């Protein structure tokens, strides 16, 4: 001058609140309320809800077609789009970072903007090179120039890409048209590795554009909802009318369709009428720390040990002291010749940013502060 992994998200008071529990005293006709007391009361992302489970209900989640996701390889993991270790590509001296990384010769089908003449079984704009009609010059067989109709893909120019690269032989000029190396493909061996995949050696025709986050096509995996899941108490109320339907079954589970299956006597519109309360789900769990041992790691084993939110209009704040950590730093002290290092102290800034639980958990992205630590690189 950089790459990388982690840490912290402030402590102990004083006063005034806010929630829920437990216990006492007091009111209260049941529900309930009020004083005071104790111990307790958000996060690293409680967030976005983008993946995955757990749990609930629905058939013990079934069958076909649709749809959706995933997408080197091997492991972890309860599972995943997460984590880990590797492979190949690609960037960087390097440390180390980034891949939306299965198939584009052997299913098929489609697009390649702009520029350009020509964007995919190729393609003459400018260049080159020979032939044929003309014109002109002059040293009369050369030279310059116009046109036709053709060879050509070496060279110029356009591009993100222009149908292998360098060199030769070759030809009117050229061209894998042929040759030699060299690159990359395919096929075959032999080795290495659990593999993705690598090295070596033969061979074969001279070369194969790119996109599958475009249809597709391959392997794998997905049943719908979701705590307003779903169970129970508790209470109000008033019906009228139309239409289907009652085992030749309407409706519903079912929220892609369709079969199944399984429940099924009642459904659907209109107009009238009533309630919108309580309870449990509901928080200790695939938890967290520490040690051993196994593994390169993710992570697993085993043993100790800690955990105290649970609101439902939704509580976890607010002044305020000291003090930790950080910044600045007169004086002093020490080290140096010197600039000026290094240690510490008065005192003086800061004392926070992002944001907050609502079924739990595991990831992932996203915000974000005054900072700290370590280990690695490369240059002096």
């Nucleotide at each position: 001058g950089g790459c990388u992994g982690g840490c912290c998200g402030g402590g102990c008071g004083a006063c005034c609140g806010c929630g829920a529990c437990g216990g006492a005293u007091c009111c209260u006709c049941g529900g309930g309320g009020a004083u005071c007391c104790g111990a307790c009361g958000a996060g690293g992302a409680a967030g976005g809800u983008c993946c995955g489970g757990g749990c609930u209900c629905c058939a013990c989640a079934g069958g076909a077609c649709g749809a959706g996701g995933u997408g080197g390889u091997g492991g972890g993991c309860a599972a995943c789009a997460c984590c880990c270790a590797c492979c190949c590509g690609g960037g960087g001296c390097a440390a180390c970072c980034c891949g939306c990384g299965g198939g584009a010769u052997c299913a098929g089908u489609g697009c390649c903007a702009c520029a350009g003449a020509a964007a995919a079984c190729a393609g003459a704009c400018c260049g080159c090179c020979g032939g044929c009609c003309g014109g002109g010059a002059c040293c009369a067989g050369u030279c310059c120039u116009g046109g036709c109709a053709g060879g050509u893909a070496a060279g110029g120019g356009u591009g993100a890409a222009a149908c292998g690269g360098u060199g030769g032989u070759g030809c009117a000029a050229g061209a894998g048209a042929c040759c030699a190396c060299c690159a990359g493909c395919g096929c075959g061996g032999c080795g290495g590795g659990c593999g993705a995949c690598c090295g070596c050696c033969g061979u074969g025709g001279c070369u194969a554009g790119g996109c599958a986050a475009a249809c597709c096509c391959c392997a794998c995996c997905u049943g719908g909802a979701g705590c307003a899941a779903g169970a129970c108490c508790a209470g109000a109320c008033a019906g009228c009318g139309a239409g289907c339907g009652u085992c030749c079954g309407a409706g519903g589970g079912u929220g892609g369709u369709c079969c199944g299956c399984c429940c099924g006597a009642g459904c659907u519109c209109g107009c009238g009428g009533g309630u919108a309360g309580g309870u449990c789900g509901c928080u200790g769990g695939a938890g967290g720390c520490c040690g051993c041992c196994g593994g390169c790691a993710a992570c697993g084993g085993c043993g100790g040990u800690c955990c105290u939110a649970g609101a439902u209009g939704g509580a976890u704040g607010g002044u305020u002291g000291c003090c930790a950590a950080c910044c600045g730093g007169a004086u002093c002290g020490u080290c140096g010749u010197g600039a000026g290092g290094c240690g510490g102290u008065a005192c003086g800034g800061c004392g926070a940013a992002c944001a907050g639980a609502a079924c739990c958990c595991g990831g992932c992205c996203u915000a974000u502060g005054a900072g700290c630590c370590a280990g690695c690189c490369c240059a002096u």
Predicted 3D model of a 380-nucleotide RNA (Bacterial RNase P class A) from uncultured Marmoricola sp. Model confidence (mean pLDDT): 76 of 100. RNAcentral holds the sequence, with entries from MGnify. The source organism's lineage runs through Bacteria, Bacillati, Actinomycetota, Propionibacteriales and Marmoricola. It matches the Rfam family "Bacterial RNase P class A". It is annotated as a ribozyme.